[in-house]
RNA sequence: GCCGGUGUAGCUCAGUGGUUAGAGCGACGGUCUCAUAAUCCGUAGGUCGUAGGUUCAAGUCCUACCGCCGGCA
Numbered sequence: 001g002c003c004g005g006u007g008u009a010g011c012u013c014a015g016u017g018g019u020u021a022g023a024g025c026g027a028c029g030g031u032c033u034c035a036u037a038a039u040c041c042g043u044a045g046g047u048c049g050u051a052g053g054u055u056c057a058a059g060u061c062c063u064a065c066c067g068c069c070g071g072c073a
Base pairs, nucleotide, nucleotide: 001072002071003070004069005068006067007066010025011024012023013022018056027043028042029041030040049065050064051063052062053061
């Protein structure tokens, strides 16, 4: 340099173009206990990498750029 994959919560990941973007773990609060852990209940936490485009409607489709991973040279 060329090609492909990927980017969503603190971490690991779901998410058919259409209701309010979710789960597990973690954090915090409560429950329980003499106490801690575990259990159970609840709460918070998201410019969906960035900028454009298509569409009545985009996390989802298209383009460019950026980061990461892999292949070729």

Transfer RNA from Arcobacter sp., 73 nucleotides, folded computationally. It matches the Rfam family "tRNA". Rfam links the family to the GO term triplet codon-amino acid adaptor activity.